Predicted 3D model of an 88-nucleotide RNA (c-di-GMP-I riboswitch aptamer) from a Clostridiales bacterium. The coordinates come from a structure-prediction model, not an experiment, and the mean pLDDT is 82. The source organism's lineage runs through Bacteria, Bacillati, Bacillota, Clostridia and Eubacteriales.

[in-house]
RNA sequence: GUCGAAUAAAGGCAAACUUGUCUAAAGACAGGGACGCAAAGCUACAGGCCUACGGUCAAAUGUUGAUUAUGGCGGCUGGGUUGCCUAC
Numbered sequence: 001g002u003c004g005a006a007u008a009a010a011g012g013c014a015a016a017c018u019u020g021u022c023u024a025a026a027g028a029c030a031g032g033g034a035c036g037c038a039a040a041g042c043u044a045c046a047g048g049c050c051u052a053c054g055g056u057c058a059a060a061u062g063u064u065g066a067u068u069a070u071g072g073c074g075g076c077u078g079g080g081u082u083g084c085c086u087a088c
Stems, first nucleotide, its partner, number of pairs: 004088001005086001012037002017032006035075001041081003045078003048073003054068005
């Protein structure tokens, strides 16, 4: 230095919930808060999942249902990429 690896150390992130904002929604951001996480750092390429403003179809004329991602989820899985420490 590299690889594996932990009942080590220093730290890191932040679920649910809640306050505010944005948004059609899913969801995101900021504050509080910790369920947990060895990548729970980044990335939407593949799969999967969520939502349906708008579009399409059907019905209806009292207003609904179905379908669809260009929207979203990295704390769903895989892939890519970067990284702290070092008992053994």